[in-house]
Annotation:
RNAcentral holds the full RNA, with entries from SILVA. Predicted 3D model of a 347-nucleotide part of an RNA (small-subunit ribosomal RNA, central domain) from an uncultured bacterium.
Context: one part of a larger RNA
RNA sequence: CUGGGCGUAAAGGGCACGCAGGCGGACCGACAGGUCGUUUGUGAAAGGCGAGGGCUCAACCCUUGUUUGCGGACGAAACCGUCGGACUGGAGUACCGGAGAGGUAAGUGGAAUUGCGAGUGUAGAGGUGAAAUUCGUAGAUAUUCGCAGGAACACCAGUGGCGAAGGCGGCUUACUGGUCCAUUACUGACGCUGAGGUGCGAAAGCGUGGGGAGCAAACAGGAUUAGAUACCCUGGUAGUCCACGCCGUAAACGAUGAAUGUUAGCCGUCGGGCAGUUGACUGUUCGGUGGCGCAGCUAACGCAUUAAACAUUCCGCCUGGGGAGUACGGUCGCAAGAUUAAAACUC
Repeated sequence: CUGGGCGUAAAGGGCACGCAGGCGGACCGACAGGUCGUUUGUGAAAGGCGAGGGCUCAACCCUUGUUUGCGGACGAAACCGUCGGACUGGAGUACCGGAGAGGUAAGUGGAAUUGCGAGUGUAGAGGUGAAAUUCGUAGAUAUUCGCAGGAACACCAGUGGCGAAGGCGGCUUACUGGUCCAUUACUGACGCUGAGGUGCGAAAGCGUGGGGAGCAAACAGGAUUAGAUACCCUGGUAGUCCACGCCGUAAACGAUGAAUGUUAGCCGUCGGGCAGUUGACUGUUCGGUGGCGCAGCUAACGCAUUAAACAUUCCGCCUGGGGAGUACGGUCGCAAGAUUAAAACUC
């Protein structure tokens, strides 16, 4: 350098932005760097390799080709490239509207749990398979009123919506991101991907300061059991919540990278547009999200216009099991650890 692969067998980076790099729509002209052609110089000889020949064969020897490269000159202009001009289909901008748990901040509401105060009231209450630990005559549980505080938002709610992913759900306001449809107008390839890099990134965990109702690792007790460092029960601290700063990992999953084009249908659903009927509706067209299914693909399961089909571009990754996502070293981190990542040996 090359092969085959990556839904489930090993293998898609957690996600995005983006420098370099790689790749890139349609037309005209120029140049001639890549590319191609002719010619020329050089590429020492020997050796090697191919073809042929000479010693009776062979070793050995001889002839010839090859020496795929580099340089010069002269040409070609399809393709790649560069420069110039012009284009609108890709991409984007403006304008009319739309939907949405998209984000951040502030404010606010009711139900419920718990605690406290007060009233009524009396002997039980809790809990379990059954019990006990536990609470209660110092008045519990139950019930009524009031107060405090924290956290989460029933119904609506939907293979519904939004977001790049993680994720996002009471209500109101402010600020703010993305996206969709329609109409014309404008810019004129401004694009795709993206090693490094940068940012975001559930939960748990860490630092400082708050907060702490419920729940609840650890822990304690009661049960169960042969034992029970568990499952069940009674308690209960970190934590869960807030602010700021770290951590950077997950079955971060669609176990399916991003982008573009092409390829039967049928049935839902969400957001727009258009036409018809206008009474909900029907038809159609864009954009999302589901179910089935043909061709095709697949080891099978299955996928099937949201592809795992048919193609193109770019990135990431895999190469028998164990040792091992470990050791050592580096980088990052307060730490926990993360990341990069072997070998001996063994089957």
Notes: The prediction has a mean pLDDT of 89.